[in-house]
Context: one part of a larger RNA
Molecule: large-subunit ribosomal RNA, domain IV
Organism: metagenome
RNA sequence: UCGUGGUUAAGGAACUCGGCAAAAUGCCCCCGUAACUUCGGGAGAAGGGGGGCCUGAAUCUUGAAGCCUUUUACAGGCUAGGGAGACAGGCCGCAGAGACCAGAGAGAAGCGACUGUUUACUAAAAACACAGGUCCGUGCUAACACGUAAGUGGAUGUAUACGGACUGACGCCUGCCCGGUGCUGGAAGGUUAAGAGGACUGGUCAAUCAACCUUGUGUUGGUGAAGCUAGAAAUUUAAGCCCCAGUAAACGGCGGUGGUAACUAUAACCAUCCUAAGGUAGCGAAAUUCCUUGUCGGGUAAGUUCCGACCUGCACGAAUGGCGUAACGACUUCUCUACUGUCUCAACCACGAACUCG
Numbered sequence: 001u002c003g004u005g006g007u008u009a010a011g012g013a014a015c016u017c018g019g020c021a022a023a024a025u026g027c028c029c030c031c032g033u034a035a036c037u038u039c040g041g042g043a044g045a046a047g048g049g050g051g052g053c054c055u056g057a058a059u060c061u062u063g064a065a066g067c068c069u070u071u072u073a074c075a076g077g078c079u080a081g082g083g084a085g086a087c088a089g090g091c092c093g094c095a096g097a098g099a100c101c102a103g104a105g106a107g108a109a110g111c112g113a114c115u116g117u118u119u120a121c122u123a124a125a126a127a128c129a130c131a132g133g134u135c136c137g138u139g140c141u142a143a144c145a146c147g148u149a150a151g152u153g154g155a156u157g158u159a160u161a162c163g164g165a166c167u168g169a170c171g172c173c174u175g176c177c178c179g180g181u182g183c184u185g186g187a188a189g190g191u192u193a194a195g196a197g198g199a200c201u202g203g204u205c206a207a208u209c210a211a212c213c214u215u216g217u218g219u220u221g222g223u224g225a226a227g228c229u230a231g232a233a234a235u236u237u238a239a240g241c242c243c244c245a246g247u248a249a250a251c252g253g254c255g256g257u258g259g260u261a262a263c264u265a266u267a268a269c270c271a272u273c274c275u276a277a278g279g280u281a282g283c284g285a286a287a288u289u290c291c292u293u294g295u296c297g298g299g300u301a302a303g304u305u306c307c308g309a310c311c312u313g314c315a316c317g318a319a320u321g322g323c324g325u326a327a328c329g330a331c332u333u334c335u336c337u338a339c340u341g342u343c344u345c346a347a348c349c350a351c352g353a354a355c356u357c358g
Base pairs, nucleotide, nucleotide: 001353002352003351004350005349006348007347008346010344011343014342019339027051028050029049030048031047036041038169052091053090054089055088056087059084060083061082062081066078067077068076069075070073092096104337105336106335107334108333109332110331111329112328116128117127132167133166134165135164136163137162138161144153145152146151170324171323172322173321175254176253177252180251181250182247183246184245185244186243189242190241191240195236196235200231201230202229203228204227207223208222209221210220211219212218213216255273256272257271258270259269282316283313294310295309296308297307298306
């Protein structure tokens, strides 16, 4: 000096990002117990009192091999004895759940209803799941999934079933938009593949015509049937797309400008532009608010956090759910009581280690 324990005057969170760590609480019996509430809870709420030993003792319990009875039975009753013991009196200590073991509590807010699950080895949570809700698909050789297939799961199930997607107890609710994208339905018209079709065109070439001279199985040029071959128009033809409808608990979206009231301010009101429609209820400086430590109120002597309001919502908003909510949470934030070496500010003790000396 460090580590692990222990104690500490006065103060008691002044420490610190933060009461981290420590201290405190702790068991049994009795009394008593609020808001709120889904009437179950909350609740061991909170807050108080008692607890050892000795004597007496109401009462409760057990109970004979003892005694009594009789319906003589594995019978019934009483009692000795055993156990517990309100209450009363006394005794001892600083202290009686005497050691060990053994809940700190209260108020408010956010998130998630809850029990549960998770990053084996830095994250346990507000993330995942969940019961409940909604939508879509599926009529059974089901949809869907695995497999090249045979086949198998789904299911020895049958729409109160199974698969997929979203939301996430419960309460009150879930507004407007189908223009875009998607999905479902429609089939008149437009467009559209391979295939069918084969007008027409090119190549090759028998043959034929003309020219030439080197007169021959000659050369050059033109026309060019059939066949073979290369292309190819009209026409015909499906789904799809265009098109027409529906659909938002499908993906998603949910405006601007100018003016106006008899103080001022504001604008119930009016006008105008644009849109598929212009954000309804509820909430709101919020896990969302940049400006911002917004403004007002509360709490403090003093509060960028916290709580209650306001609304100017940079950039909340309704199953990408909105707003509440009892209970629950090793969750997050704020406050209070108790408590303390966290601190003012350190000190001492025990054990272990480093280090120094030998």